[in-house]
């Protein structure tokens, strides 16, 4: 490089719980901690699943696969 410890630090935060946007899917802030080695970032002329106030070449996710860029630590092999 690959890898990925019953190893150190750090990091991130799912159910739920209050609140705040918002038709809705789902978001934003606090508590919370199930998990996570890229569960950092990008949302791709890619796939997927979700929403639907008659409403578009629309919207949501990214803790769903696939690419794309970046990076913290080191036993063991």
């Nucleotide at each position: 490089u690959c890898c990925g410890a019953a190893a150190a630090a750090g990091g991130u935060a799912a159910a739920c719980c209050c609140u705040c946007a918002g038709a809705a899917a789902u978001g934003g802030g606090g508590g919370g901690g199930c998990g996570c080695a890229a569960a950092g970032c990008c949302a791709a002329u890619g796939g997927a699943u979700c929403c639907c106030g008659g409403g578009a070449u629309g919207g949501a996710u990214g803790g769903c696969c696939u690419g794309g860029c970046u990076g913290c630590c080191g036993a063991a092999g």